[in-house]
RNA sequence: GCCUGUGUAGCUCAGUGGUAGAGCACUUCCUUGGUAAGGAAGAGGUCGCGGGUUCAACUCCCGCCACCGGCU
Numbered sequence: 001g002c003c004u005g006u007g008u009a010g011c012u013c014a015g016u017g018g019u020a021g022a023g024c025a026c027u028u029c030c031u032u033g034g035u036a037a038g039g040a041a042g043a044g045g046u047c048g049c050g051g052g053u054u055c056a057a058c059u060c061c062c063g064c065c066a067c068c069g070g071c072u
Base pairs, nucleotide, nucleotide: 001071002070003069005067006066007065010024011023012022013021018055026042027041028040029039030038048064049063050062051061052060
């Protein structure tokens, strides 16, 4: 330099056009003599960045950035 893949909550991931979810973690409460476990409620997201298409984009298209892998 070329090719492929990935980028979504603190972490691991889902979501393939119609207002973004789960598990774990975190906060508060219940339970206990006190922990752990269990139960209830809650907070947390410019969906890597910038454009384009569309009535509407995490999703489709283009460019850029970062990372994994392959080729030279």
Predicted 3D model of a 72-nucleotide RNA (transfer RNA) from a Bacteroidales bacterium. The organism belongs to Bacteroidales, within Bacteria. The coordinates come from a structure-prediction model, not an experiment, and the mean pLDDT is 82.